[in-house]
The RNA shown here (transfer RNA) has 72 nucleotides and comes from Corallococcus sp. AS-1-6. The source organism's lineage runs through Bacteria, Pseudomonadati, Myxococcia, Cystobacterineae and Corallococcus. It matches the Rfam family "tRNA". The family's RNA type in Rfam is transfer RNA.

RNA sequence: GGGUCGUUAGCUCAGCGGUAGAGCACUACCUUGACACGGUAGGGGUCAGUGGUUCGAUCCCACUACGACCCA
Numbered sequence: 001g002g003g004u005c006g007u008u009a010g011c012u013c014a015g016c017g018g019u020a021g022a023g024c025a026c027u028a029c030c031u032u033g034a035c036a037c038g039g040u041a042g043g044g045g046u047c048a049g050u051g052g053u054u055c056g057a058u059c060c061c062a063c064u065a066c067g068a069c070c071c072a
Base pairs, nucleotide, nucleotide: 001071002070003069004068005067006066007065010024011023012022013021018055026042027041028040029039030038048064049063050062051061052060
């Protein structure tokens, strides 16, 4: 330098164009003498960035940034 893949909650990851989710973690309460486990409820997201397509974009297209891998 060329190519492929990835970027979504604190972490690990779903989400095939129509209101963004799970597990773990966190907070409160219940339970216990106390802790752990368990139960109930709750908080937390400019979906990496910019632009484009569309009535509508996490999803499609282009570019940029970062990361991994392959080729040279």